[in-house]
The RNA shown here (small-subunit ribosomal RNA) has 1375 nucleotides and comes from Stenotrophomonas maltophilia. The organism belongs to Stenotrophomonas, within Bacteria. Its mean pLDDT, the model's own confidence on a scale to 100, is 81.

């Protein structure tokens, strides 16, 4: 010392992306009140107009252009003024001579990886000015610049004659010190100027004393420089060898110094995996930023070093330069010219162009501070120091404070109630920072100056000097900080964000468009993710974004990670470098450790005081710079010298066991081939064939012979080896292991990597050269097999397996597990010797050793698992990993004959890729089980005709939904009008209808006129109910607004109903237990069931919602009451007929019971569930059927039944009217039916048996009529009368194999019937007529159907449910 998001259905963990933090010389975008302190070309070391940024000194010098003044002449006139010449006297000065300073200040970061820069040292030096120290400062000389003349030249500038000074130059004297040296000695210096003066001299200039400066030498110090050296300082090996002045010696040159610095000679060295040479990139540091530190990343502002100055190169001068505002060359460029020639260097301050996303005023001042001159006044100073300009930072302050509920309007959202924005606002009481006006006012300033007094100097009361006490002058900023008063809420708030991470939610708009978006990811008509708004959250004069740092990232791990399966153990060993090392002793101190020195600049951090009101800011003082360097201790432990030991490692001595290795040599078994013999038609091979071999004799057998390979039983999670690997006996030759006992040597051990291949060894396949070659067999080839089959299978077959020698050097070379060594419960086996115990021996049993194997405790793991042979714990050492793909790659190396091996990237892409382990799916896995799922076995569909329904397609409409299974004779239990929703045309606008409000008026009906009709205009009758006499109730009609209306939209917004899995047997909870955890146990297992049905056993025990069972139905039997049902029996009466009087026995129909429960026997089964076979029984294992449909799925289906949400319309997407239209028609549809195709049959005649429904706006008997129908006196409100004569079938005639006496499509002719109407659309029906295709149906298809079932008839309410008639087939077993 904080973590989050996002792989997955879910869960651990391993692992790389992203995000929250801070921080910038910052740059966009939106906005903008003030101060204060900082900051401000990171790009073009690009190019630069204009200024300005280095002088100064007359107290060095010789003058006098130009200014001023004094004196002098002269000459005007105002008589003190002004003019003219005149004079270097003065003050002072352009230009020069001379001196000191332009080597600091100031700016850049281009070069450079060591000639740099940090820390620490060192010796071989030189140092203007200062400052100390000692002794000088005498005496001479010739030039020469300005200046004058003169001359060419545009122009910079030059050259010639001639004149002159000096603190400039040069000799000469002198030398304490100073250099030199043979120690005798030699050498080398100087310049004056200013001030002031008592005596004395004077050519009157001054001598000359004096004092102050300055001059030459010298000492030592400071200063700042130059040199050497250790150590540190960037990545790259796909840069491994690099050097000839190169390493070093002597002797010389040269420098201010040491030195190959440079020269001659002579040796032949020198650097280098502790990474030399090479390429690359970078100014170094204090510092800076992040970081819990350790790091990491960086070097703006300030310090400090060090490079450069237009590019390159060279030196001169100096005390210092190889010199930013100096010279000289060369080079680009520019600019100026009279074309001859010549200037010029903003990486100084402002400031232009130009690059850039970007970075300021062509300001003000010498007041301070510092530099430079000078004696000093001074003068110069883009250095400073000040202002301006920028929200670039950081800090500081404002934009108002109290009150204030009617919770104002508005806005925004609603369930329409209200919330909200909000005490916000207004209102009403204050304040006045901060802006404005006015007014007052600083500190920064004190030296130099001047005086005054006293002090040194001095012959001095002169001069100079420093100190002290007065005084006066000086301010860019600036009338600025600061302070007063005045007036007045007045001058002042914005930006991002709101889906998770991540604080903050709604509406509208959009509808995979448009856009968002850091990473997930948002947008396909209800977006908290897009734009808006309104709320809201964060921050604020600043919010955001965008670049790059650090960090989170233990994600390179020293602090602090890893390699069995997630990336990661080199194939193996030997072994040099190198790392690391046993027990004991004495010495060393090199590592450790302590103490105190020196150094680590200053500033920065940090602590504590102090000034700006606070802060930021700036300062004192302390600590701190964890370093680095000599130095005094300490001596445990590490080294390092000398010893000893023996547990570690090794040698001997004596056994054992092995496919350990390498030669030769040798044996049967089989393969195949070859020759003879018998022998005859096949034989080989497959799932089934074929290609093949054979009648030229195969295969089969039998006998001889040849040739290569390989070693069967034994053979074993048995042996051996370092791995790779070894297997028939035999002999030689050899290597390691193990055991058992003493002996010997003394730490000799232990890892082991890389490099031009450090050496060896390394399956298989492949390479070269020669030999061999049976068998098997990449390639090849033929034959199947498939859609195809460059496989799989079959029949050949070559390399090649094999052998000698030489290569190649890789494999899932794997225990996916590196070597060595220590430690840490047990249990069971084998191999190997070996000891005890028993015994003769063999066995048996028991220790300990040493291999190899299983389970397993603790431990470890992400979990699997591993577990003394560790994946425990510990040392030591090595390779290796750092997200997936790109990549066993390219590119250069290097090995190799060549395949090829070893070494190994980058661009771009991606948010993930990978491990384990869990629940569900899936599987041409495996086991168990079901189901008319298949089969068998009847019957259909698919061909036909024609009916419906659907798709297409037409169309003014062809309304709309259904669309596998689970739409498609389906919403439709009836489209000519209507229905109707759609199409063309005509009216309506509070509507056809409902509810409120006014007002009028009974409702209501009668004819007629215009239209297609809605309607619209006239008219006839009519005055109604109730009443407290105001009205009031229903209807009607008008008005105007609130609103109706809507089959208009979304079934992916909903509710309710349905459909499907499937009436399948499952589906899930609580406690408890195991598991990091998702979960998993319970539900699994053994047995049974139609069942998760029920029994057993079980870390489970329990419940729920499903099953079953209660409900209805049919089948048997009682009972209960017999009418409109029934008639045995007793009667009666018809042409007949329960027709009729009795009857209640049958049938039947109502009620209400009973009846089955594996009961009962009998083996079986675990004695349980239970299951088989019998009895009984009307009926037997759920008795048939039906109703009931667990948790879920399918976003199933339907907004057009019905309900309900949003958003669109409202003179229309409402409402109403006539006609069309839903019926169209090339065609599809493995649709649904229906009718045949015929003799198991039609057609005709005759006979006989159901049962369930339904009927008064009806069923309709009985007359008529060839029929459809028709008439309606009768009958029924129903166990009464009707529908209604059931049909298949029985029986008889007939037809006779024919597209027919078969089907009936289609046609004509006449008609009936409903209706307001029958053109689109002839609805239904009847009678005559006509008489298509079809002769059983192709592939395939039905999830057709197991008993009262299929089929098949018919009845009923068209199709469907339903009902009953007749009763063919099948059901063994297979999957």
């Nucleotide at each position: 010392c904080a973590g989050a998001u996002a792989u997955a259905g879910a869960u651990c963990a391993a692992g790389g992306c992203u995000c929250a933090g801070a921080g910038u010389g910052a740059a966009c975008g939106c906005u903008g009140g003030c101060g204060g302190u900082a900051g401000g070309c990171a790009u073009a070391c690009c190019a630069c107009a204009u200024g300005c940024a280095a002088g100064u000194c007359g107290a060095a010098c010789g003058g006098c252009a130009g200014c001023a003044c004094a004196g002098a002449c002269g000459a005007g006139c105002u008589u003190g003024c002004u003019c003219u010449c005149u004079g270097g006297g003065u003050g002072g000065c352009g230009a020069g001579u001379g001196g000191c300073g332009g080597a600091c200040g100031g700016g850049u970061g281009a070069g450079g990886a060591a000639u740099a820069c940090a820390u620490c040292g060192g010796a071989a030096u030189a140092u203007a000015u200062u400052u100390u120290u000692u002794a000088g400062u005498g005496g001479g000389g010739g030039a020469u610049a300005a200046c004058c003349u003169a001359g060419g030249g545009a122009a910079a500038g030059c050259u010639a004659c001639g004149c002159u000074a000096a603190u400039a130059c040069c000799g000469c004297a002198u030398a304490c010190g100073a250099c030199c040296u043979a120690c005798g000695g030699g050498u080398g210096a100087a310049a004056g100027c200013a001030g002031g003066g008592g005596a004395c001299c004077u050519u009157c200039g001054g001598g000359c004393c004096u004092u102050g400066c300055g001059c030459g030498a010298u000492u030592g110090a400071a200063u700042g420089a130059g040199c050497c050296g250790a150590u540190g300082u960037c990545g790259g090996a796909u840069u491994a060898g690099c050097u000839a002045g190169u390493u070093g010696g002597c002797g010389g040159g040269g420098u201010a110094a040491a030195g190959g610095c440079c020269c001659a000679c002579c040796a032949a060295g020198g650097c280098g995996a502790c990474g030399a040479u090479c390429a690359g990139u970078a100014g170094c540091u204090g510092g800076u930023c992040u970081g819990a530190g350790a790091g990491g990343a960086u070097g703006a502002u300030c310090a400090g070093c060090c490079a450069c100055a237009c590019u390159g190169g060279a030196a001169c001068u100096g005390a210092g330069a190889c010199a930013c505002g100096g010279u000289c060359c060369a080079g680009a460029c520019u600019c100026c010219u009279a074309c001859g020639g010549g200037a010029g260097g903003c990486a100084g301050c402002a400031g232009u162009g130009g690059g850039g996303a970007a970075u300021a005023u062509u300001g003000g001042a010498c007041a301070a501070u510092g530099g430079g001159c000078g004696c000093a006044a001074g003068c110069c100073u883009g250095a400073u120091c000040c202002a301006g300009c920028c929200a670039u930072a950081c800090c500081g302050c404002g934009u108002g404070g109290g009150u204030g509920a009617a919770g104002a309007a508005g806005g925004c959202c609603u369930u329409c109630g209200g919330g909200u924005u909000g005490u916000a606002a207004a209102g009403c009481c204050c304040u006045u920072u901060u802006g404005u006006c006015g007014g007052g006012a600083a500190a920064g300033a004190a030296a130099u100056c001047c005086a005054g007094g006293g002090g040194g100097c001095u012959a001095a009361u002169a001069c100079c000097c420093g100190g002290u006490u007065g005084g006066g002058a000086u301010g860019a900023c600036g009338g600025u900080a600061c302070c007063c008063a005045a007036a007045g809420a007045a001058u002042a708030a914005g930006c991002a964000c709101c889906g998770g991470c991540u604080a903050a939610c709604u509406u509208c708009g959009u509808g995979c468009c448009a856009g968002c978006a850091g990473c997930c990811g948002c947008g396909g008509u209800a977006a908290u993710a897009c734009g808006a708004a309104g709320g809201g959250u964060g921050c604020a004069a600043g919010c955001g974004u965008u670049a790059a740092u650090c960090g989170g990232a233990a994600u390179u791990a020293c602090u602090g990670g890893g390699c069995g399966u997630a990336a990661a153990g080199c194939g193996u060993g030997c072994g040099u470098a190198g790392g690391u090392g046993g027990u004991u002793g004495u010495u060393u101190a090199a590592g450790u450790c302590c103490g105190a020195u020196g150094u680590g600049a200053a500033a920065u951090c940090c602590c504590u005081g102090g000034g700006c009101u606070c802060a930021a800011c700036c300062u004192g003082g302390g600590a701190a710079c964890u370093g680095c360097a000599g130095u005094g201790g300490a001596u445990a432990c590490u080294g390092g010298c000398c010893g000893a030991c023996u547990a570690g490692a090794g040698u001997g001595u004596g056994g054992u066991a092995g496919a350990g290795g390498g030669u030769a040599g040798u044996g049967g078994a089989a393969u195949u081939c070859c020759u003879g013999g018998u022998g005859u038609a096949g034989c080989a091979g497959u799932g089934a064939a074929a290609u093949g071999c054979g009648u030229a004799g195969a295969g089969a057998u039998c006998a001889g012979g040849a040739g290569g390979a390989a070693c069967a039983u034994c053979c074993a999670u048995g042996g051996c080896g370092a791995a790779g690997g070894c297997a028939g006996c035999u002999a030689c030759c050899u290597g390691g292991a193990c055991c058992a006992a003493c002996a010997c040597u003394g730490a000799c051990a232990c890892c082991u990597u890389g490099c031009a291949u450090g050496c060896a060894c390394g399956a298989a396949a492949g390479c070269g050269u020669g030999g061999g070659g049976a068998g098997c067999a990449a390639a090849c080839a033929g034959g199947a097999u498939u859609a195809g089959a460059u496989a799989c299978c079959c029949u050949g077959g070559u390399a090649g397996u094999c052998c000698a020698c030489g290569c190649c050097c890789u494999a899932a070379a794997c225990g996916a597990u590196g070597u060595c060594a220590a430690c840490u419960g047990g249990a069971u086996g084998u191999u190997g010797g070996g000891u005890g115990c028993u015994a003769u021996u063999u066995u048996c049993c028991a220790c300990a050793c040493a291999a190899u194997a299983u389970c397993a405790a603790a431990u470890c793991u992400a979990a699997c698992g591993c577990g003394u042979u560790a994946u425990u714990u510990u040392c030591c050492c090595c390779c290796c990993c750092u997200g997936g793909g790109g990549a066993a790659u390219a590119c250069g190396g290097u090995c190799g004959c060549a395949a090829u091996a070893c070494u190994g990237a980058a661009a771009c892409u991606c948010a993930a890729g990978a491990g384990a382990a869990u629940u569900g799916a899936g599987g041409g896995a495996g086991g168990c089980c079901c189901a008319c799922a298949c089969a068998a076995g009847c019957g259909g569909u698919a061909g036909a005709a024609u009916a419906u329904g659907u798709g297409g397609u037409u169309u003014a409409a062809u309304u709309c939904g259904a669309u596998g299974c689970a739409a498609c004779g389906c919403g439709a239990a009836a489209a000519a009008c209507c229905u109707u929703a759609c199409c063309u045309g005509g009216u309506c606008u509070u509507g056809a209808u409902g509810u409120g409000u006014c007002g009028a008026a009974a409702a209501c009906u009668u004819u007629c006129c215009a239209g297609a009709g809605a309607u619209g205009g006239a008219u006839u009758g009519g005055u109604g109910c109730c009443u407290u006499c105001g009205a009031g109730a229903a209807c009607u009609c008008g008005a105007a607004c609130a609103c109706a209306g809507g089959u208009g939209c979304u079934g992916c917004a909903u509710g309710g109903c349905u459909g499907u899995c499937g009436u399948c047997a499952g589906c899930u909870c609580g406690u408890g237990u195991c598991g990091u955890g998702a979960g998993a146990u319970g539900u699994u297992g053994g047995g049974u069931u139609a069942a998760g049905u029920c029994c057993c056993g079980c870390a489970a025990c329990g419940a729920g919602c499903g099953c079953a069972a209660c409900c209805c139905u049919u089948g048997u039997c009682c009972u209960u009451a017999g009418u409109u049902g029934c008639u045995a029996c007793c009667a009666c009466a018809u042409a007949a007929u329960g027709g009729u009087g009795g009857g209640a026995a049958c049938u039947c129909a109502c009620u209400g019971g009973a009846g089955a429960u594996g009961a009962c026997c009998g083996g079986u089964g675990a004695c349980a569930a239970g299951a088989c076979g019998g009895u009984g029984g009307a009926a037997a294992g759920u008795a048939g059927g039906g109703a009931u449909g667990a948790c879920c799925u399918u976003c199933a289906g339907u907004c057009a039944u019905c309900u309900u949400a949003u958003g669109g319309c409202u003179u229309a997407c409402g409402c109403u009217u006539c006609g069309g239209g839903c019926u169209a028609c090339a065609c599809a549809c493995a649709a649904u039916a229906c009718u045949a195709c015929a003799g198991u049959g039609g057609u005709a005649a005759g006979g006989a048996c159901a049962g369930a429904c339904g009927g008064c706006u009806g069923c309709g008997a009985c007359g008529g009529g060839c029929a459809a129908c028709u008439a309606a006196u009768c009958c029924c409100c129903a166990a009464u009368c009707c529908c209604a004569g059931a049909u298949c079938c029985c029986c008889u005639a007939u037809c006779u194999g024919a597209u027919u006496c078969c089907a009936g499509a289609c046609u004509g002719c006449a008609g009936u019937c409903u209706g307001c109407a029958u053109g689109u659309c002839u609805g239904a029906c009847u009678c005559c007529u006509u008489g298509a295709a079809u002769u059983c149906c192709g592939a395939a298809u039905c999830a057709u159907c197991u008993a009262g079932u299929g089929a098949u008839c018919a009845c009923c309410a068209a199709u469907c449910a339903g009902c009953g008639u007749u009763g063919c087939a099948u059901c063994c077993g297979u999957u």